[in-house]
Notes
This is a predicted structure of a 77-nucleotide RNA (transfer RNA) from an Oligoflexales bacterium. The RNAcentral record of the sequence draws on ENA. Its mean pLDDT, the model's own confidence on a scale to 100, is 81. The organism belongs to Oligoflexales, within Bacteria. It matches the Rfam family "tRNA". By type it is a transfer RNA. From the family's description: Transfer RNA (tRNA) molecules are approximately 80 nucleotides in length.

């Protein structure tokens, strides 16, 4: 230098052919149970969907550019 893939909650990840309100598990908080702790039950909270633009009636999803990460190839030394 060229190419492929990834970025969604604190962590690990879903999210279908673009569609009405963005989810699960774990962690953390509260509650019940217990003499108490753990385990278990129940509840609530937690998100500018990496950034900036574009397309569209409508974008986590499509397009362009950028940033960060993983891998492959080539070149130089």
């Nucleotide at each position: 230098g060229g190419g492929u893939c990834c970025a969604u909650a604190g962590c690990u990840c879903a999210g279908u052919u673009g569609g009405u309100u963005a989810g699960a598990g774990c962690a953390g908080g509260g509650u019940g149970c217990u003499c108490a702790u753990a385990a278990c039950u129940c509840c609530a909270a937690g998100g500018u969907c990496c950034c900036u633009g574009g397309u569209u009636c409508a974008a986590g999803u499509c397009c362009a550019g950028g940033u960060g990460g993983a891998c492959c190839c080539a070149c130089c030394a």